Predicted 3D model of a 486-nucleotide part of an RNA (small-subunit ribosomal RNA, 5' domain) from Capsicum baccatum. The prediction has a mean pLDDT of 84. It matches the Rfam family "Bacterial small subunit ribosomal RNA".

[in-house]
Context: one part of a larger RNA
RNA sequence: AGAUGAAUGCUGGCGGCAUGCUUAACACAUGCAAGUCAGACGGGAAACACGGGAAAUGGUGUUUAUAGUGUCUAACGGGUGAGUAAUGCGUAAGAACCUGCCCUUCGGAGGGGAACUAAAGCUGGAAACGGUUGCUAAUACAACGUAGGCUGAGUGGCAAAAGGAGGAAUCCACCCAAGGAGGGUCUCGCGUCUGAUUAGCUAGUUGGUGAGGCAAUAGCUUACCAAGGUGAUGAUUAGUAGCUAGUCCGAGAGGAUGAUUAACCACAUUGGGACUGAGACACGGCCCAGACUCCUACGGGAGGCAGCAGUGGGGAAUUUUCCGCAAUGAGCGAAAGCCUGAUGGAGCAAUGCCGCGUGGAGGUAGAAGGCCCACGGGUCAUGAACUUCUUUUCCCAGAGAAAAAUCAAUAAUGGUAUCUAGGGAAUAAGCAUCGGCUACCUUUAUGCCAGUAGCCACGGUAAUACAGAGGAUGCAAGCGUUAUCC
Numbered sequence: 001a002g003a004u005g006a007a008u009g010c011u012g013g014c015g016g017c018a019u020g021c022u023u024a025a026c027a028c029a030u031g032c033a034a035g036u037c038a039g040a041c042g043g044g045a046a047a048c049a050c051g052g053g054a055a056a057u058g059g060u061g062u063u064u065a066u067a068g069u070g071u072c073u074a075a076c077g078g079g080u081g082a083g084u085a086a087u088g089c090g091u092a093a094g095a096a097c098c099u100g101c102c103c104u105u106c107g108g109a110g111g112g113g114a115a116c117u118a119a120a121g122c123u124g125g126a127a128a129c130g131g132u133u134g135c136u137a138a139u140a141c142a143a144c145g146u147a148g149g150c151u152g153a154g155u156g157g158c159a160a161a162a163g164g165a166g167g168a169a170u171c172c173a174c175c176c177a178a179g180g181a182g183g184g185u186c187u188c189g190c191g192u193c194u195g196a197u198u199a200g201c202u203a204g205u206u207g208g209u210g211a212g213g214c215a216a217u218a219g220c221u222u223a224c225c226a227a228g229g230u231g232a233u234g235a236u237u238a239g240u241a242g243c244u245a246g247u248c249c250g251a252g253a254g255g256a257u258g259a260u261u262a263a264c265c266a267c268a269u270u271g272g273g274a275c276u277g278a279g280a281c282a283c284g285g286c287c288c289a290g291a292c293u294c295c296u297a298c299g300g301g302a303g304g305c306a307g308c309a310g311u312g313g314g315g316a317a318u319u320u321u322c323c324g325c326a327a328u329g330a331g332c333g334a335a336a337g338c339c340u341g342a343u344g345g346a347g348c349a350a351u352g353c354c355g356c357g358u359g360g361a362g363g364u365a366g367a368a369g370g371c372c373c374a375c376g377g378g379u380c381a382u383g384a385a386c387u388u389c390u391u392u393u394c395c396c397a398g399a400g401a402a403a404a405a406u407c408a409a410u411a412a413u414g415g416u417a418u419c420u421a422g423g424g425a426a427u428a429a430g431c432a433u434c435g436g437c438u439a440c441c442u443u444u445a446u447g448c449c450a451g452u453a454g455c456c457a458c459g460g461u462a463a464u465a466c467a468g469a470g471g472a473u474g475c476a477a478g479c480g481u482u483a484u485c486c
Stems, first nucleotide, its partner, number of pairs: 002485003006482005013356006019349002021314001026312003030309003035072001037070001040069002043066001045064006052057001079267003088192004093187003097184003102180004107175002110144001113141001120133005149158003163172003193239003200230003205227008242264001244262002246257004269290005292303004320346001322345003328342001329340001331338002359389004369380004394423002397420003403413001430475005435456003441470004451458002
């Protein structure tokens, strides 16, 4: 000199684009963040219409919203970096594998069945939540038959399906099998911080055989057998740490770093476990144990912000309990659509980068005033006043978007951007430094005091070094300081 997710002192006009708990992976009040489908299913409810009845009321149809059974999703999206020095990441290869939805292709979907919810009755409990009786449907469930599949040395053995909408054509779903795409699992070479004041480590340990297990390979597990395997090319152990693309500095070599964004990994109060499923050992699922918090009728229950806001705490330090699903995307649905704190936006903060402004031209009587002075004058200084011009910005008024796709309709941002008219120089400059390094000097006061200071150093009566003032220099809506890297 450059840089920063910075902080801090003084100061502060506007706009665009970014960024914003680096500390306690500390604890969390409140609201929201994952639903959807009535064209899978049986109910009950409301409204409307029709017509029956003397009435009470019952029936049919349509629409709306729906608790429950069921499907798909919830394994994505969003957060965090605690752990992890290699079950990770990066790069280059490989195989013994799995794959819902999607695409292509070959076939198929037979005839039957038993239940269980809800609503209803009885009933337990303070609550959370149940128990029991009996009824019933399905794209829910189970069995039989069938099979260009799987399996066995073999006569053989095993395995499927579901309907819905429509007047119909047809459309959407379903099952078996083969291939693909995309996704995932596993193996291996090389690379990947520090310490030897850590030198030996290892018994499922290294290999084989049999068996089990897995989607699959494998000591992955187990029985038996052998005694191996690894290490100064640093094992083991200890400390530290998410890794990479990147980012910063540098001419480069290289050093430092890993905020935002993107890919991968790991985690979800701490530890463990499985269930469901194509996929999880699952942030807003389940079970157990621990700590903590809350409710309780003391018998028992409930919870998990490292989602978005927000609160307390910690800290030098980091924002709104905002608007909208209009766009992009995700989920569900035949669709209309619903849902979405993803996302699109706005708010706050000079936190950063970039741009603009705080006026332009003329103006010597070189005015008043300040400061210096050799008292003649010099300087601040064309600076101001004054004359004239302009209106970025500002104020006020009018018009007013693109982003919307698909004839139309649909806009949170937003009456925003932008345009036009009017007004008036009007609303807008500070900070640090001035001994050398280092651009910029005098005076007054102080007198080794008060103080300065990055280093050298300055101050003890003429201090260009402290403090005030005038002047000057540098940068400028910022300027200094501190911290860290190079």
The full RNA is in RNAcentral, with records from Rfam. Taxonomically the source falls in Capsicum (Eukaryota, Tracheophyta, Magnoliopsida, Solanales).